[in-house]
RNA sequence: GCCGAAGUAGCUCAGCGGUAGAGCAGCGGUUUUGUAAACCGUCGGUCGUCAGUUCAAUCCUGACCUUCGGCU
Numbered sequence: 001g002c003c004g005a006a007g008u009a010g011c012u013c014a015g016c017g018g019u020a021g022a023g024c025a026g027c028g029g030u031u032u033u034g035u036a037a038a039c040c041g042u043c044g045g046u047c048g049u050c051a052g053u054u055c056a057a058u059c060c061u062g063a064c065c066u067u068c069g070g071c072u
Stems, first nucleotide, its partner, number of pairs: 001071007010024004018055001026042005048064005
């Protein structure tokens, strides 16, 4: 330099154009002599950035950024 993949909650990941979810973690509570576990509740997101298409974009298109892999 060229090609490809990935980027969504603190972490691991879903979400095939119509109000963004789960598990774990965190916080509160129940239970226990106490801790852990279990159960209930709750918090947490400018969906990498900027444009474009569309009535409507996490989703489609383009460019850029970061990470990983391959080729040279």
This is a predicted structure of a 72-nucleotide RNA (transfer RNA) from Candidatus Methylomirabilis sp. Its mean pLDDT, the model's own confidence on a scale to 100, is 82. Taxonomically the source falls in Methylomirabilis (SeqCode) (Bacteria, Bacteria candidate phyla, Methylomirabilia (SeqCode), Methylomirabilales (SeqCode)). Its Rfam family is "tRNA". Rfam classes the family as a transfer RNA.